[in-house]
């Protein structure tokens, strides 16, 4: 300095859930709160997943289909990073 992740130090993120608010909703954001997490830091470039409002189709008023929407705490993949054992 890279690749990898062992002890340890300082330390960081924050699942469900509640509350309010935005959203059509999936889920966002705030505060409490911790189920985890060596990038559970930051980026939709592919893939998966999730929704379906607006469109298309159909139907006796429903059903299907789609992302222009979302998931970075699904992988992958791009960028930063603390620490220093083999």
């Nucleotide at each position: 300095a890279u690749a990898u992740g062992a002890a340890a130090a300082g330390g960081g993120c924050a699942a469900a859930a509640u509350u309010a608010u935005c959203g059509a909703a999936a889920g966002a954001u705030a505060a409490u709160g911790a189920c985890g997490c060596a990038a559970a830091g930051c980026c939709u470039u592919g893939g998966g997943c999730c929704u379906a409002a607006a469109g298309u189709a159909u139907a006796u008023u429903u059903u299907a289909c789609u992302a222009u929407g979302g998931u970075a705490g699904c992988c992958a993949g791009g960028u930063u990073g603390c620490c220093g054992a083999a």